[in-house]
RNA sequence: GGGGCUAUCGUCUAACGGUUAGGACAUCAGAUUUUCAAUCUGGUAAUCGGAGUUCGAUUCUCCGUAGCCUCA
Repeated sequence: GGGGCUAUCGUCUAACGGUUAGGACAUCAGAUUUUCAAUCUGGUAAUCGGAGUUCGAUUCUCCGUAGCCUCA
């Protein structure tokens, strides 16, 4: 340098083009407990950047960025 794959809460991971962007762990608050742990209830928190297509894009297309694989 060529080709391919991936990018979503703090972490891991879902989401037929129409979702309040869901779940688990973590975290915060409360309940329970003499305390801790465990358990239960509730809350906060995310779509890599830009453009395009579309009535509507996390999803499709293009260009970038980063990571990984592969060929040379």

Predicted 3D model of a 72-nucleotide RNA (transfer RNA) from a Candidatus Dojkabacteria bacterium.
The coordinates come from a structure-prediction model, not an experiment, and the mean pLDDT is 81.
Lineage of the source: Bacteria > Bacteria candidate phyla > Candidatus Dojkabacteria.
Its Rfam family is "tRNA". By type it is a transfer RNA. Rfam's curators write: Transfer RNA (tRNA) molecules are approximately 80 nucleotides in length.